Model confidence (mean pLDDT): 82 of 100. The RNA shown here (transfer RNA) has 72 nucleotides and comes from a Holosporales bacterium. Its Rfam family is "tRNA". Gene Ontology term of the family: triplet codon-amino acid adaptor activity. The source organism's lineage runs through Bacteria, Pseudomonadati, Pseudomonadota, Alphaproteobacteria and Holosporales.
[in-house]
RNA sequence: GCCGUAGUGGCUUAGUGGUAGAGCACUCCCUUGGUAAGGGAGAGGUCGAGGGUCCGAUUCCCUCCUACGGCA
Numbered sequence: 001g002c003c004g005u006a007g008u009g010g011c012u013u014a015g016u017g018g019u020a021g022a023g024c025a026c027u028c029c030c031u032u033g034g035u036a037a038g039g040g041a042g043a044g045g046u047c048g049a050g051g052g053u054c055c056g057a058u059u060c061c062c063u064c065c066u067a068c069g070g071c072a
Stems, first nucleotide, its partner, number of pairs: 001071007010024004018055001026042005048064005
């Protein structure tokens, strides 16, 4: 230099055109003499950045950034 894969709450991840779910962690409550376990409720994501297509983009297209891998 070229090609490919991945980027989603604090962490690990699902989703794949119709305004994003889960597990753990966090907060509050219930339960217990107390802790742990268990149960209930809640908060937290401008889906890596910018642009384009579309009525509508996390998803499709383009350019960049980061990480990893391959070729040279």